Transfer RNA from an Actinomycetota bacterium, 77 nucleotides, folded computationally.

RNA sequence: GCUGGCGUGGCGCAGCCUGGUAGCGCAAGCGAUUUGUAAUCGCUAGGUCGUGGGUUCGAAUCCCACCGCCAGCUCCA
Numbered sequence: 001g002c003u004g005g006c007g008u009g010g011c012g013c014a015g016c017c018u019g020g021u022a023g024c025g026c027a028a029g030c031g032a033u034u035u036g037u038a039a040u041c042g043c044u045a046g047g048u049c050g051u052g053g054g055u056u057c058g059a060a061u062c063c064c065a066c067c068g069c070c071a072g073c074u075c076c077a
Stems, first nucleotide, its partner, number of pairs: 001073007010026004020057001028044005050066005
């Protein structure tokens, strides 16, 4: 340099194909239960969906450019 994959709450991921209310598990906080802890149950909070632009009534989702990470290939030394 080329190709492909990935980027979404603190962490691990789904949702993208086929645009229409942003979700799951764990973690966190509060409460219930318990003599207490753990476990269990319930509730709550937490998101510039990598960045910018475009299309659209409407974009995490489609299109373009860029950034970062990973893998493969190639070139030079």

The coordinates come from a structure-prediction model, not an experiment, and the mean pLDDT is 83.
Its Rfam family is "tRNA". Rfam links the family to the GO term triplet codon-amino acid adaptor activity.
The source organism's lineage runs through Bacteria, Bacillati and Actinomycetota.